Record summary:
Predicted 3D model of an 83-nucleotide RNA (c-di-GMP-I riboswitch aptamer) from a Nitrospiraceae bacterium.
RNA sequence: UCCCGAUAAAACCAGACCCUUCGUGAGAAGGGGACGGAAAGCGGCGGGUGCUGAGUGCAGGAAAGCAUGGCCGAGCUGCCGAA
Numbered sequence: 001u002c003c004c005g006a007u008a009a010a011a012c013c014a015g016a017c018c019c020u021u022c023g024u025g026a027g028a029a030g031g032g033g034a035c036g037g038a039a040a041g042c043g044g045c046g047g048g049u050g051c052u053g054a055g056u057g058c059a060g061g062a063a064a065g066c067a068u069g070g071c072c073g074a075g076c077u078g079c080c081g082a083a
Base pairs, nucleotide, nucleotide: 004081005080012037013036017032018031019030020029021028022027035070041076042075045073046072047071048068049067050066051065052064
């Protein structure tokens, strides 16, 4: 240095839920709060899922766009150093 991840040490992030705001919606931002996380840091590269499309009594419902990184895989970067 790389792999790896410990009853180590010092840090870090923040689920559900609640309040406010934005959005047609999925959902996002801020505050509170912690289920958890060895990348739960970054970016939508690939896939999955969700929303819009999508209405009028029934049935079917694409392209495209959006969201999700705490759904999975891969990429870049980072703290520590036991086995």
The coordinates come from a structure-prediction model, not an experiment, and the mean pLDDT is 84.